[in-house]
Molecule: c-di-GMP-I riboswitch aptamer
Organism: Paenibacillus sedimenti
RNA sequence: UUUCUCAAAAGGCAAACUUGUCGAAAGAUAAGGGCGCAAAGCCUCAGAUCUAACGUUGCUGCGCAACUAUGAUGGCUGGGCUGCCGAG
Numbered sequence: 001u002u003u004c005u006c007a008a009a010a011g012g013c014a015a016a017c018u019u020g021u022c023g024a025a026a027g028a029u030a031a032g033g034g035c036g037c038a039a040a041g042c043c044u045c046a047g048a049u050c051u052a053a054c055g056u057u058g059c060u061g062c063g064c065a066a067c068u069a070u071g072a073u074g075g076c077u078g079g080g081c082u083g084c085c086g087a088g
Base pairs, nucleotide, nucleotide: 003088004086012037013036017032018031019030020029021028022027035075041081042080043079045078046077047076048073049072050071055067056066057065058064059063
């Protein structure tokens, strides 16, 4: 330097759920709480999934239904960048 993660050490993050706030929703965020995670650190480029406000279409219409991300998920996968220890 590179690949890798046996063990150990120092640590780190924080699922479900509860409460508050934001949001049309999915969901995000703060506090509590720990299911788990060797990148469960950061990034929507590709795929996938979730929601359907706006929009479009249908129904005679109130309204209902269908389609659709520009929204969301990095703790869905791939990919990019970065990081701790150090047996090999």